[in-house]
RNA sequence: AGGGGCGUAGUUCAGUGGUAAGAGCACUCGCUUAGCAUGCGAGAGGUCCCAGGAUCGAAACCUGGCGUCCCUA
Numbered sequence: 001a002g003g004g005g006c007g008u009a010g011u012u013c014a015g016u017g018g019u020a021a022g023a024g025c026a027c028u029c030g031c032u033u034a035g036c037a038u039g040c041g042a043g044a045g046g047u048c049c050c051a052g053g054a055u056c057g058a059a060a061c062c063u064g065g066c067g068u069c070c071c072u073a
Base pairs, nucleotide, nucleotide: 001072002071003070004069005068006067007066010025011024012023013022018056027043028042029041030040031039049065050064051063052062053061
């Protein structure tokens, strides 16, 4: 310098145009126990990296940027 992947909850990730954005783990509360762990139930937690565009409608499509990883030189 060129090319490609990824960016969504604290964390690991799903969600490839349509009503209110989800799961596991972690966290909080309750039940269970003499107590702890496990188990069961409930809850909190999100400007979907940023800006613009196309669309009746975007986390998703297009463009630019930023971050990160990989490949080539």
Transfer RNA from Chrysodeixis includens, 73 nucleotides, folded computationally. Its Rfam family is "tRNA". About the family: Transfer RNA (tRNA) molecules are approximately 80 nucleotides in length. Gene Ontology term of the family: triplet codon-amino acid adaptor activity. The sequence is in RNAcentral, with records from Rfam. The coordinates come from a structure-prediction model, not an experiment, and the mean pLDDT is 82.